[in-house]
RNA sequence: GCCGGUGUGGCGGAAUGGUAGACGCAGCGGAUUCAAAAUCCGCCGAGGCAACCCCUCGUGAAGGUUCGAGUCCUUUCACCGGCA
Numbered sequence: 001g002c003c004g005g006u007g008u009g010g011c012g013g014a015a016u017g018g019u020a021g022a023c024g025c026a027g028c029g030g031a032u033u034c035a036a037a038a039u040c041c042g043c044c045g046a047g048g049c050a051a052c053c054c055c056u057c058g059u060g061a062a063g064g065u066u067c068g069a070g071u072c073c074u075u076u077c078a079c080c081g082g083c084a
Stems, first nucleotide, its partner, number of pairs: 001083007010025003018067001027043005045057004060076005
């Protein structure tokens, strides 16, 4: 230099172009217990707001196509593999 793959909450990891984050782990709160473990229930991206069950944003980054993009197209960054 060329080709291919991967990139999604704190971590792993789903999602047929149609509610983004299922499910699991970790964490937080509660129940239970003498206390704990285990178990069960709820919460668990960021920002806004006095607060919320409300609003906005969020799939490595920047554009594009589309009514609608994590998914398709272009460029680019990082990592992995192959070729030279």
Molecule: transfer RNA
Organism: Rubellimicrobium mesophilum DSM 19309